[in-house]
């Protein structure tokens, strides 16, 4: 910092996943220790039991024990004295600390300010005072009532409880006058004068007095009034604070006023009257969520997400309301009421509130001890000791999390054994280990043993203030007293390697790979995605990798994610510009000046609490931890400045915009009339038999006269030519011609205002076509609807007919691929070329050309832009302003809810759920029932065939023990097979063999081995029996051979061509496949190889960002046509000679042929003509041959998991007395039948026979085998020649002469099938060829349909070979005879180029749509029904404030001499209201028959709707 994923591959879009940090976590393996921290996120669910708030006798009363004195009847009673337990009065606290986050979208919270609109126990400051009186009530006692909680009456009694008068430093509050401040309201100062407000005492100390008791002085504490402060708090103001508009309107005390009430205070805070207002698109009001907030997490950072521990600050204490008291509460361990709920109850009535610390139950994936201590810190009471504190200190649970430490350490290679893997050599675990030498963290034991403690308190000396003086105050010293943790941390010291290592993961991403099992199973899996018999991906094993007392795994949140984009993105085609326009708010905004200073910048000041973060320093052994100091704390606020830019306010200008004006183009818009062509329809004529229609036809119409043709006439709709990337318009859209009426644009030269402009959420307006309403119209054309027709089907496409509807006039409707798939203004930023409109120059007698201004409208193209395609002054460039809209695909423009509409719908417009890619644009291929060129027996033209038939072969099938295996469209089928009776054989039956038939090696045994005969079996084998004795030797043996033994390993036509090498087939002898450098292009990639010619041919030539190379083509090879030379045997014979019944038979020749080794020749070389040239094409001359002469071998990159494990090799996997091996017989030859190659015919261009010519390539010693006898014949005897241009095989055959047959199942065919043979062979039964006789079948040229061929080709006729003992129609060669036709490339089939389109890429045998069917999931509707949360209106109304009444009560105060009054209370009783009730909505969850659409699912059903002109 990135990476994976969309693709044959590329590129940007663009979504998904993943590496990383966190975590109050939790879950699976697993666990040695410490240290700091943290631990109910769920039920603000209910709680047993305990504890968590008390304290002060120095406020006050009552008062037992003990002690002391008195007295005593010795039982005890008085008095001092003492003060204990428990509760009383009384005072201070219980509003602190502690919990928790339900509720709260608010001045709750953060941050700044303001209170001139306020209060403030305790505490500090200063100042003054602390007089003088009075009534009572509790504890207690007695009586009473209850089951208890607790009550009732009756009596006493104290105080720092209570209540009065005095008095006023001062306080408030009125009056007057008076400073300052301020626009003013109104605050301040003084200074006179009225009024009205207080208090308690306690406890030393002294003096005094003494019997006491009052009392004086004085110290501390208390009390009361006032001052000032601290430190809290109230209240009010700016700015900031979650999401929804499918919540858009909300308000009636509401807004503001005056009066009065109220509060410590402002204030509709309350309430009476007036007014009618106040909030809101800068989001009221509803809903939903949710304590904020310092700060923590994460990020580069800006942001996001979060508020658990800590800390501030709010709320809230079972649930709702309400007050008391009090300096503070409307009060968690208080009161009253209501209401659920548990508890106790004598059933009468009571009690309770763990969101305080343990601690139960309960929920839950999950959260702790019913622990010690007050020793520290802090609180609360008290002069003070001291109580008292589940604040808090500790300790305890839990790897929950961070931070340390350990599980040794060092030598140590026969690299031990053991696993594992092997190519069997090894290698690997591995210095690891064993072993040896050490150490002691840490454990276990033993011993010592802190720091946290300061202080208080008591004692004793001392010092200081103050006081007359002392006590006490403040301070110093010494001594003494205080530790839960804890006998813990730490130090020694003994023991002893002993007790201490596991997770995950290895196929990319992402570090780290093997073997075996499994066989799409089982399983894995964050994303691609593994897994179907060689799984680095599943399990196990080894071995590596990571980290470590943890290791993975799930959850969540930040990153990555520039994927909501301030910083930092988009909107032709990828997801996204609003159909269009006029304008409202808003937002932006021309040039000069001047002023202020709101933004804006710079100083300064205050605040931004603490911890936290960051830095440096220190403290635990380090570290985590924690201490101190400094930054920061990016806000806010006050201030002083500065005026360039925004902004306001004046004042100015004209270039922005508008306006007068001449002029001018046009399907602009409305509406009236008016034309002519065409259709069609009615009337009449002329006229006959058809007409229409379509690929091809019927439906239709027409003898009742159509169509066709004349004539006038009727009606409706559209407006040919002119028509043009021509004009107009905002867009939609506008086309005969004429006149009214209108709106807008453009140029020209002047006039005029003086930024008046730009964009435009909401809003108003137009807005195609089809639709819908109402009324007209109604030719044509035509949804729907009928009938012919295609078709398998045809609810379509074609054809006949036809209704709405198209047309007019009012009204709706408001949508389009409303597109330029591009929003509006502005400016700026090479150029060239059209059109249209208006001008202007020159020139001309005028147009016209030429030059140049604006406005509009196309086309090419610089820069730049862009993912590329492409934009390119009409920008998709470069800028600025506004507006609109996008954030994966599918669910869905669906659903629900609102609105609008008459209705169709229409505009807003979502989840569940599911996928992991949809999508753009280019590229390379394939592909098309796309184009264009071009080829080939690919079609035409031709010529013979297959398919009919008999048989021969071969394959399917079907049978069989067995009918062995392979090959399967073309590219399997007379292939493998160049030859199945045995054998071959791989198959079946049966008999044998196990180290084996065949191979290699070792150890042991015997022995020569080997051969030969007999016996018994189908034979293999088995038994007997004879014959034999190598080489060396140190005599022990070795060495060679083995009918034995064992081991090692062998063997296998078992499987897998889809593990493979090799060989082959096919496209295709078809021209094609590539490559270097260079260019281009982000990139795949192109160029090269395209393009113009031409070629069999990427052959060649020109062109050309390409120059070149290679692999294919052609040559270069063999054969075959001509010549020539050399060379003449076995070939061969012209010329000479000889001989013969004939003959190259001799002798000789070397000319010919013809043999076989060299050459020679052919190369568009040459001439004419075409052609722009060239290449090349015709065409000719010349040659044996002429444009690669003719065959042949040679097969490019590659496809097709094409074929072969049974040729051979060769992994893996089966098999190992058998899947091997041998041996006899069988079978591979089987036969209802289909298929393919074949032969032979069907006949006279024949067939029978007599009789005659002419080849070439080849074979041969286990051999060809002659002549010559035998036999009809197949053959047989016999064996001359010949190991080969001499000898043989051999006759060539069709063909020529001659004759017979005469169109018929024949003299044509020749199956079958008897009989006799011959050969070959160990043997011809299953199962051999051939001969003779004799028998004499189907066939009479062969549907559909299909094969070969383009010249020595087809067709036709022999010959010869491989293999082979025998066995040919089949292969492979060989030669004889030897034709017809190609006008041409539309079609058929294949094939090459090049273009064009694609949604294919396993590539048209391809992608792929919808319906029905099954299955599953989420949603929605829905008769209705159970909940929740709320509105309104009404009923009711606890408790309590406050307000009215007080007929009953009633110390203190006042008033009266009393009676009484006044005051006070209790009781009633009004307003407010809580929980309740009735009614009638709202929004909200939960179920819900039966219907409905959607996902989503390897092999279901009908069809083909898209992708190529997708027919």
């Nucleotide at each position: 910092a990135g990476a994976g994923u969309u693709u044959g591959a590329u590129u940007a879009u663009g979504g998904c996943u993943c590496a990383g940090a966190a975590u109050g976590a939790a879950c699976g393996c697993u666990g040695g220790c410490g240290g700091c921290g943290u631990g109910c996120c769920u039920a603000a669910c209910a709680c047993a039991u305990g504890c968590a708030a008390g304290u002060c006798g120095a406020g006050c009363g009552c008062g037992a024990a003990a002690g002391c004195g008195g007295c005593u009847u010795c039982g005890g009673c008085c008095g001092c004295g003492g003060g204990a337990u428990u509760a009383g009065u009384g005072g201070c606290g219980c509003a602190c600390g502690g919990g928790u986050g339900a509720g709260u979208a608010a001045c709750g919270c953060g941050u700044g300010g303001g209170u001139a609109a306020c209060c403030u126990g305790c505490c500090c400051u200063u100042g003054a005072a602390u007089c003088u009186g009075g009534g009572a009530c509790a504890a207690c006692a007695g009586u009473u009532c209850g089951a208890a909680a607790g009550g009732a009456c009756u009596g006493c009694u104290a105080a720092u409880a209570c209540c009065g008068g005095a008095u006023a430093c001062c306080u408030u509050c009125c009056u007057u006058a008076u400073u300052u401040a301020g626009c003013g309201a109104u605050a301040u100062u003084u200074a006179a004068g009225g009024a009205a407000g207080a208090a308690a005492g306690a406890c030393g100390g002294u003096c005094g007095a003494a019997u006491u008791a009052u009392g004086g002085c004085u110290g501390u504490c208390g009390u009361u009034c006032a001052u000032g402060g601290a430190g809290g708090g109230g209240c009010c103001c700016g700015c900031g604070u979650u999401c929804u508009a499918u919540u858009a309107g909300c308000u009636u005390g509401u807004u503001g006023g005056u009066g009065g009430g109220g509060u410590a205070a402002u204030g509709g805070c309350c309430u009476a009257c007036c007014a009618a207002g106040g909030c809101u698109a800068u989001g009221a009001u509803a809903g939903a969520u949710a304590a904020c907030c310092g700060g923590c997490u994460u990020g580069a950072g800006a942001g996001a997400g979060u508020g658990g521990u800590c800390g501030g600050u709010c709320a809230c204490a079972c649930u709702g309301g309400a007050a008391c008291u009090g300096a503070g509460a409307c009060a968690c361990g208080g009161u009253c009421c209501a209401g659920a709920c548990u508890c106790c109850u004598a059933c009468g009535g009571g009690a309770g509130g763990c969101a305080g610390c343990a601690g139960u139950a309960g929920g839950g994936a999950a959260u702790a001890u019913u622990c010690c201590g007050c020793a520290a810190u802090g609180g609360g009471c008290g002069a003070a000791a001291g109580c008292c504190u589940g604040a808090c200190g500790g300790a305890g649970c839990g790897a929950c999390g961070c931070c340390g430490c350990g599980u040794g350490u060092g030598u140590g290679a026969u690299g031990a054994a053991g696993g594992c893997c092997u190519u069997c050599g090894g290698g690997u675990u591995g210095u690891a280990a064993a072993a040896c030498a050490c150490u002691g963290u840490u454990g276990a034991g033993a011993a010592g043993g802190a720091a946290g403690a300061a202080g208080u308190g008591c004692a004793u000396a001392g010092g200081g203030a103050g006081u007359a003086a002392c006590u006490g105050c403040c301070u110093u010293a010494u001594g003494u007293u205080u530790g839960a943790c804890g006998g813990u941390a730490c130090u020694u010291u003994u023991c002893g390697a002993g007790g201490a290592a596991g997770c995950c993961c290895c196929g990319g991403c992402u570090a780290a790979u093997u073997a075996c099992g499994u066989g799409c199973c089982a399983g894995c899996a964050g994303c691609c995605g593994c897994g179907g018999u060689a799984a680095u991906a599943c399990g196990u094993a080894a071995g590596g990798g990571g980290c470590a007392a943890g290791c993975g795994u799930u959850g969540u949140c930040c990153g990555g994610a520039u994927u909501c984009a301030c910083u930092g993105g988009g909107c032709g085609u990828a997801a996204a510009g609003g159909g269009c326009g006029c304008g409202u708010a808003g937002g932006c905004g021309g040039c000069g000046a001047u002023a202020c200073a709101a933004g804006u910048c710079a100083g300064a000041g205050g605040u931004g609490a603490a911890a936290g973060c960051u830095a440096u320093g220190g403290g635990c052994u380090c570290a985590a931890c924690c201490c101190a100091u400094a930054a920061a704390c990016u806000g806010c606020c006050u201030u002083u400045g500065a005026a360039a830019c925004u902004g306001u306010a004046u004042u100015g200008c004209u270039u922005g915009a508008a306006u007068a004006u001449u002029g001018c183009a046009g399907a602009g818009g409305a509406a009236a009339g008016u034309g002519g062509a065409a259709u069609u329809c009615a009337u009449g004529g002329u006229g006959u038999a058809g007409c229409g229609g379509u690929g091809a036809a019927a439906u239709g119409c027409g003898u009742a006269g159509a169509u066709a043709u004349c004539a006038g006439g009727a009606g409706g709709a559209a407006c040919a030519c002119c028509a043009g990337u021509g004009g107009c318009g905002a867009a939609g859209g506008c086309g005969g011609c004429u006149a009214c009426c209108u709106g807008g644009a453009c140029c020209g030269g002047u006039u005029c205002u003086g930024a008046c402009g730009c964009u435009g959420a909401g809003g108003c307006g137009c807005g195609a076509a089809a639709g819908c309403g109402u009324g007209g119209g109604g030719a044509g054309c035509a949804a729907a609807c009928a009938g012919g027709a295609u078709u398998a089907g045809a609810u379509a496409c074609c054809c006949u007919g036809g209704u709405a509807g198209u047309c007019c006039a009012c009204g709706c409707u408001g949508u389009a691929a409303a597109c330029g798939a591009u929003g509006g203004g502005c400016a700026c930023u090479c150029g060239g070329u059209g059109c249209u409109g208006c001008g202007g120059g020159u020139a001309u007698c005028g147009a016209c050309c030429c030059c140049u201004g604006c406005a509009g409208u196309g086309c090419c193209u610089u820069a730049g832009c862009u993912a590329a395609c492409g934009c390119g002054u009409u920008a998709a460039g470069u800028g600025c302003c506004c507006c609109g809209c996008c954030u994966g695909g599918g669910g869905a423009g669906u659903a629900c809810g609102g609105u609008c509409g008459c209705a169709a719908g229409g505009c807003u417009g979502a989840a569940a759920c599911u996928c992991a890619a949809a999508g753009g644009a280019a590229u390379u291929g394939a592909c098309g029932g796309g184009g264009g060129c071009c080829c080939g027996c690919a079609c035409a033209a031709g010529c013979g065939g297959u398919g009919g038939a008999g048989c021969a072969u071969g394959u399917g099938g079907u049978u069989u023990a067995a009918u062995u295996c392979g090959a399967u469209g073309c590219a399997a089928c007379g292939c493998g097979a160049a030859g199945a009776a045995c054998c071959u054989u791989a198959c079946c039956u049966g008999g044998g063999c196990u180290u084996g038939a065949a191979c290699u090696g070792u150890g042991g045994g015997g022995g020569a081995c080997c051969g030969c005969u007999c016996u018994a079996g189908a034979g293999a084998u088995a038994g007997a029996g004879c014959u034999u004795c190598u080489a060396c030797u140190u005599c022990g043996g070795u060495a060679a051979c083995u009918g034995c033994c064992a081991c090692a390993g062998a063997g296998g036509u078992g499987c897998u061509g889809c593990a493979u090498g090799g060989c082959u087939g096919u496209c295709g002898u078809c021209a094609g496949c590539u490559c270097g450098u260079g260019u281009c292009g982000u990139g795949a990639g192109a160029u090269g190889u395209u393009g113009g010619g031409u070629u069999a041919a990427g052959u060649c030539c020109c062109g050309c960002a390409a120059c070149g190379a290679g692999c294919g083509c052609a040559a270069c090879c063999c054969c075959u046509a001509u010549c020539c030379u050399u060379a003449g045997u076995u070939g061969c014979c012209a010329a000479c000679g000889g001989g013969u019944a004939a003959u190259g038979c001799c002798g000789g020749g070397a000319a010919c042929u013809c043999u076989a080794a060299g050459g020679a020749g052919a190369c568009u070389g040459c001439c004419c003509c075409g052609g722009a040239a060239a290449u090349c094409g015709g065409g000719g001359a010349g040659g044996a041959a002429g444009g690669u002469g003719g065959g042949g071998a040679u097969g490019a990159c590659g496809u097709c998991a094409a074929g072969u494990c049974c040729u051979c090799a060769u992994g893996g996997c089966c098999u190992u007395u058998a899947u091997g091996u041998u041996c006899a017989g069988g079978g591979c030859u089987a036969c209802a039948c289909a298929c393919g190659u074949g032969c032979u015919a069907c006949a006279a261009u024949g067939g029978g026979c007599g009789g005659u010519a002419c080849a070439a390539a080849g074979g041969g010693c286990a051999g060809c085998g002659a002549a010559g006898c035998c036999g009809c014949g197949a053959g047989g005897u016999u064996g001359a020649g010949c190991c080969a241009a001499u000898c043989c095989c051999a006759a060539a055959a069709a063909g020529c002469c001659g004759u017979c047959c005469u169109c018929a199942g024949u003299u044509c065919g020749g199956a079958u099938u008897g009989c006799a043979g011959u050969c070959u062979g160990c043997a011809a039964c299953u199962c051999g060829a051939c001969u003779g006789c004799a028998u004499g079948a189907a066939g009479g040229u062969g549907g559909a349909a299909u094969c070969g061929c383009u010249a020595g080709u087809a067709a036709u006729c022999c010959c010869a070979g491989a293999u082979c003992a025998g066995c040919a129609u089949g292969c492979u060669g060989g030669g004889g005879u030897g034709a017809a036709u190609a006008c041409g490339u539309u079609c058929c089939c294949g094939g090459g180029c090049c273009u064009u389109g694609u949604a294919c890429a396993c590539a048209c045998c391809g992608c792929c749509c919808g319906u029905c069917a099954c299955a599953u999931c989420a949603c929605g509707a829905a008769a209705g029904u159970u909940g929740g949360c709320u509105g309104u209106a009404c009923c009711g109304g606890a408790a309590g404030c406050c307000g009215g009444u007080g007929g009953g009560c009633u110390a203190a105060c006042c008033c009266g001499c009393a009676a009484g009054g006044g005051g006070g209370c209790a009781g009633c009783u009004g307003c407010c209201c809580a929980u309740g009730g009735u009614a009638c909505g709202g929004c909200u969850a939960g179920c819900g028959c039966c219907g409905u659409g959607g996902g989503u699912g390897a092999a279901g059903u009908c069809g083909u709707a898209a992708c190529a002109a997708g027919g």
Small-subunit ribosomal RNA from an uncultured prokaryote, 1511 nucleotides, folded computationally. The prediction has a mean pLDDT of 83. Rfam family: Bacterial small subunit ribosomal RNA. Gene Ontology terms of the family: structural constituent of ribosome and ribosome.